The prediction has a mean pLDDT of 89. Predicted 3D model of a 265-nucleotide part of an RNA (large-subunit ribosomal RNA, domain VI) from an Oscillospiraceae bacterium.
[in-house]
Context: one part of a larger RNA
RNA sequence: CGCAGGAUAUUUGAAUGGAGCUUUCCCUAGUACGAGAGGACCGGGAUGGACGGAUCCCUGGUGCACCAGUUGUCACGCCGGUGGCACAGCUGGGCAGCUAUAUCCGGACGGGAUAAACGCUGAAGGCAUCUAAGCGUGAAGCCCCCCAUAAGAUAAGAUAUCCCACAGCAAAAGCUGGUAAGGCCCCUUGUAGACUACAAGGUAGAUAGGCCGCAUGUGUAAGCACAGUAAUGUGUUUAGCUUGGCGGUACUAAUCGGCCGAGGG
Numbered sequence: 001c002g003c004a005g006g007a008u009a010u011u012u013g014a015a016u017g018g019a020g021c022u023u024u025c026c027c028u029a030g031u032a033c034g035a036g037a038g039g040a041c042c043g044g045g046a047u048g049g050a051c052g053g054a055u056c057c058c059u060g061g062u063g064c065a066c067c068a069g070u071u072g073u074c075a076c077g078c079c080g081g082u083g084g085c086a087c088a089g090c091u092g093g094g095c096a097g098c099u100a101u102a103u104c105c106g107g108a109c110g111g112g113a114u115a116a117a118c119g120c121u122g123a124a125g126g127c128a129u130c131u132a133a134g135c136g137u138g139a140a141g142c143c144c145c146c147c148a149u150a151a152g153a154u155a156a157g158a159u160a161u162c163c164c165a166c167a168g169c170a171a172a173a174g175c176u177g178g179u180a181a182g183g184c185c186c187c188u189u190g191u192a193g194a195c196u197a198c199a200a201g202g203u204a205g206a207u208a209g210g211c212c213g214c215a216u217g218u219g220u221a222a223g224c225a226c227a228g229u230a231a232u233g234u235g236u237u238u239a240g241c242u243u244g245g246c247g248g249u250a251c252u253a254a255u256c257g258g259c260c261g262a263g264g265g
Stems, first nucleotide, its partner, number of pairs: 001152001005163007015149004021049002024046004033038001051106005059100004066093005071086006110144003117137004164264001166177004182260004186202005207253003210249005217241002223236005
C1' cells in the first nucleotide's frame, strides 16, 4: 500500500514444512514342521538403543552484585573490626535463571488408492485363460490421519462485537477539518527481546524500585561475659547476613498531556 467504511477479537485452511527408525526378551509354544538336531508363521505383551520435542519437580553442572573459611600486602592512628589488590587472590558451599548426563512425551492406531504378487467372473479362441469389458486382496512406500506455519490464498475467505452516517468547499466516487470506536506517541517494565516487534501495566494502579514478611543459601555474626598463660573454646545464638524467588504494602516513579483515526461506488 492492497484486501470498496473505520475498528477489536475469534477463526477456516489453499499451500508449505516436520515426523515416519528399530533391537532384545516373554506368552502363544518347545506347539506347527522335522528321524533328530533344531524350530516358526499369525497374534498379544514387556523392555531398550538412536533420533526429536518440551520442561527444570527430581539428579547434577554453572551460578563474576549470596554466605563462610583463609594466605600475602596496603589502608582506615593502634587493638578489635573492616575495606582494597593479588585470575572472582585461593578454598568450601550455593538462590533464581540457563542447562544435560536429569524428567516427561513422541514415531502409533485407523482410513483411501495402489506396486510386485495372488485371485473372481470372463471372452476374443464352444476348451483354457487374473484381462480384453468388469470386480477383489495386497507394502516401512503414495494420499489422508498426527505436529507446526499459514488469507499478499491479489480467487486477499468466515464469524462475533463496537463506532456512527459530522462540518466547510464542491459537479463529483474529490479536497480539507474536528471527532467516534479504536490506536499510537510518552512513561513503569518483562513471561519478550540485537533494534523493532511481542507481552504486562500507567493512580479507577501492584508495572518496576523501596519497605515488611516468608522462603532459600551459608553455617552460629559483631559486641559483651566466662574458661584458658596463650592459640582458642563456650554462652548469648540453629545466630548474623542473604543476589534476578513468593506474598503483601502506594513510600518513590508510571504526572500532566499530545497525535492519528470512519462518513462508506

It was read from a public genome assembly.